[in-house]
Molecule: Bacterial RNase P class A
Organism: Hellea sp.
RNA sequence: UCAGAGGGCCGGGCGGCCGCACGUGAGAGCGUGAGGAAAGUCCGGGCUCCAGCAAAGCAGGAUGCCAGUUAAUGGCUGGCCGGACUUUUGUCCGAGGGACAGUGCCACAGAGAGAAGACUACCCGCGAUCUUCGCGGGAAAAGCUGAAAGGGUGCGGUAAGAGCGCACCGGGGGCGGAGCAAUCCGCUCCGUCACGGUAAACCCCAUCCGGAGCAAGACCAAAUAGGGACGACGUAUGCCGCGCUUUGUCGGUGUCGUCCGGGUCGGUCGCUAGAGGCGGCGCGCGAGCGCCGCCCCAGAUGAAUGGCCGCCGCUGCGAUUAACCAUAUCGCAGUACAGAACCCGGCUUACAGGCCCUCUGACACU
Numbered sequence: 001u002c003a004g005a006g007g008g009c010c011g012g013g014c015g016g017c018c019g020c021a022c023g024u025g026a027g028a029g030c031g032u033g034a035g036g037a038a039a040g041u042c043c044g045g046g047c048u049c050c051a052g053c054a055a056a057g058c059a060g061g062a063u064g065c066c067a068g069u070u071a072a073u074g075g076c077u078g079g080c081c082g083g084a085c086u087u088u089u090g091u092c093c094g095a096g097g098g099a100c101a102g103u104g105c106c107a108c109a110g111a112g113a114g115a116a117g118a119c120u121a122c123c124c125g126c127g128a129u130c131u132u133c134g135c136g137g138g139a140a141a142a143g144c145u146g147a148a149a150g151g152g153u154g155c156g157g158u159a160a161g162a163g164c165g166c167a168c169c170g171g172g173g174g175c176g177g178a179g180c181a182a183u184c185c186g187c188u189c190c191g192u193c194a195c196g197g198u199a200a201a202c203c204c205c206a207u208c209c210g211g212a213g214c215a216a217g218a219c220c221a222a223a224u225a226g227g228g229a230c231g232a233c234g235u236a237u238g239c240c241g242c243g244c245u246u247u248g249u250c251g252g253u254g255u256c257g258u259c260c261g262g263g264u265c266g267g268u269c270g271c272u273a274g275a276g277g278c279g280g281c282g283c284g285c286g287a288g289c290g291c292c293g294c295c296c297c298a299g300a301u302g303a304a305u306g307g308c309c310g311c312c313g314c315u316g317c318g319a320u321u322a323a324c325c326a327u328a329u330c331g332c333a334g335u336a337c338a339g340a341a342c343c344c345g346g347c348u349u350a351c352a353g354g355c356c357c358u359c360u361g362a363c364a365c366u
Stems, first nucleotide, its partner, number of pairs: 001362010012312007020033005035337001039348002042346005047213004052249007060209005065079005080096001081094005097204002102202002104198003119143002122138007151169006170193001171190008217269004227260007238253004276295008313335008
């Protein structure tokens, strides 16, 4: 310098004129005024209201490697294992328990897809119309098909073959070591080491679990019709109150359903001082945590932060110049994704252009 990978930051600035919302002030005036995603509404919470309680059981739902962090999470951090790629030691991905509890599925192709299987080849024997075919037996090592074909590679052995034997790898058992752990390493034994895959298929195992949501909810004001009809169960030994059942206890005295009709579409609060932001020091591999100091940075409600002008920045193109590069000047064009609505922490998606850091590889120079 180029290429790739990962991460972080900015994402327009300045001035003038006019204008807007909130707060504060008697007034003049002063202060503040959209985001990294405000988007999606996929998670987790704060907050608000509602739900009789207890025991046992059932149903339903959520989570699923280990440790840590946090208010919490399917988040984040650090590890383990598996897979893909590859610059071979890095990057990315993983809702990562169980297939010997059971059920289901594995299309098509192929001979054959669960204890399945002999199509083309191989070997042996017999026969015949004899460089071919038929019958019987052996075998699953070669090939085909497939997402997947009963461990893999190599050597030996065999009629041809096969863990048949051996070596290594893989797998299972035992012992020991390291680590908080997931797990890894070493030694040793086993060749009946024959019975696949699939659970974001049903299911099993372990652990956990009330519901709804700011259109939550509270208050003020105002108005109407404390309206009407029908049906079911039942009337205190009954009925209603938990998603369902049983037992116990507590509370109520009716409960439930369908249809018709009327009033209020007003205002205030909730509503922004926070699991807050910035800086420094310390602890920690890290996510983070602790201490100290400073700061107040939207609260609208048909919905405020805008319009015009000038200059500058960044990007691209062209010219000044015969060509290239750089710089300078001039001109033209462009300047991303996109706007709070109770708040916060995440995840996912969108984003013109610019800057910075780390790692890997190649090339050049010293």